[in-house]
Context: one part of a larger RNA
Molecule: large-subunit ribosomal RNA, domain VI
Organism: metagenome
RNA sequence: CGUAGGAAUGUUGAAGGGAGCUGUCUUUAGUACGAGAGGACCGAGAUGGACGCACCUCUGGUGUUCCGGUUGUCGCGCCAGCGGCAUCGCCGGGUAGCCACGUGCGGACGGGAUAACCGCUGAAAGCAUCUAAGCGGGAAGCCCCCCCUAAGAUGAGCAUUCCCUGAAGGGCCCAAGAAGACUACUUGGUUGAUAGGCGGGGUGUACAAGCACAGCAAUGUGUUCAGCUAACCCGUACUAAUUGCCCGUUCGG
Numbered sequence: 001c002g003u004a005g006g007a008a009u010g011u012u013g014a015a016g017g018g019a020g021c022u023g024u025c026u027u028u029a030g031u032a033c034g035a036g037a038g039g040a041c042c043g044a045g046a047u048g049g050a051c052g053c054a055c056c057u058c059u060g061g062u063g064u065u066c067c068g069g070u071u072g073u074c075g076c077g078c079c080a081g082c083g084g085c086a087u088c089g090c091c092g093g094g095u096a097g098c099c100a101c102g103u104g105c106g107g108a109c110g111g112g113a114u115a116a117c118c119g120c121u122g123a124a125a126g127c128a129u130c131u132a133a134g135c136g137g138g139a140a141g142c143c144c145c146c147c148c149u150a151a152g153a154u155g156a157g158c159a160u161u162c163c164c165u166g167a168a169g170g171g172c173c174c175a176a177g178a179a180g181a182c183u184a185c186u187u188g189g190u191u192g193a194u195a196g197g198c199g200g201g202g203u204g205u206a207c208a209a210g211c212a213c214a215g216c217a218a219u220g221u222g223u224u225c226a227g228c229u230a231a232c233c234c235g236u237a238c239u240a241a242u243u244g245c246c247c248g249u250u251c252g253g
Base pairs, nucleotide, nucleotide: 001152005163006162007161008160009159010158011157015149016148017147018146021049022048023047024046025045026044027043033038051106052105053104054103055102059100060099061098062097066093067092068091069090070089071086072085073084074083075082076081110144111143112142117137118136119135120134169247170246171245172244173189174188175187176186177185194240195239196238197236198235199234200233201232204228205227210223211222212221213220214219
């Protein structure tokens, strides 16, 4: 811009894409078959591999925004206690998120038309013949079924609702986001929990500082499962989402 009025919401599916794999074991059954050795079809069940999609409850990784230990040095006048720098100084752990080594699920079932091939009926050709007329069966393959995109499918579809005037609706702007390069998308904008803060909880670290006691001291013990705690959960208008402005109208009724 188009889809012959403008919108919001929900859809149909032309078409396109994805997927499509397979082992072993048990049973049927030591049955059929076979002199024996050996050893099934068909069917039923279980459990794996690789691959794919999703997720983070568990396990594990990361986690330079959390906690602790510790070395050197500098600083806060000194002690104590802290802070800076040294790869996050080094080391031990670790929330959310993101992940796999973790977890769940998938290939199925079924239908249609077929290939090779197997047939029925059957003439030409009194027989025979699956074929010439006609009718069946038959693949991991083909078309559906399953998953995803999808009406610029210009063949521009369909349904419901709203609006007739600066209307319905949309945008600018702002607070944000498991959305994101930007844009877009989603949520919210005081009739408000959108983010921050704060309160409570959770989680993680691992027992704070100060004081007291024991010890010459290093240190230990008690107060103390303490103290601190990011991205998590619930709540709470304290702070910030102010006030506003713009687009949108007549080939339609």